[in-house]
RNA sequence: CUCCGAAAAAGGUAAACCUGUCGCAAGGCAGGGACACAAAGUCACAGAUCCCUUGAGGGAUGGCUGGGCUACCGGA
Numbered sequence: 001c002u003c004c005g006a007a008a009a010a011g012g013u014a015a016a017c018c019u020g021u022c023g024c025a026a027g028g029c030a031g032g033g034a035c036a037c038a039a040a041g042u043c044a045c046a047g048a049u050c051c052c053u054u055g056a057g058g059g060a061u062g063g064c065u066g067g068g069c070u071a072c073c074g075g076a
Base pairs, nucleotide, nucleotide: 002076003075004074005073012037013036017032018031019030020029021028022027035063041069042068043067045066046065047064048061049060050059051058052057
């Protein structure tokens, strides 16, 4: 440096749901909570899905798939 793995060790994140709040909505944020996760870290580029819109188009989702970048431990 690349690939593989999560058994061990150190840890980490936090689904659904509830409360508050922002938003037309999808959904986001904070607290509680814990279904899961070896990148469930990050990026909306491509696809997919969802919302708004008469349309053009705009927005959301990274814990939908692909891809980019970064990363602890162990093995080759």
This is a predicted structure of a 76-nucleotide RNA (c-di-GMP-I riboswitch aptamer) from a Desulfobulbaceae bacterium. The prediction has a mean pLDDT of 87. The organism belongs to Desulfobulbaceae, within Bacteria. Rfam family: c-di-GMP-I riboswitch aptamer. Rfam describes the family as follows. GEMM was predicted in a large-scale screen for bacterial structured RNA regulatory elements.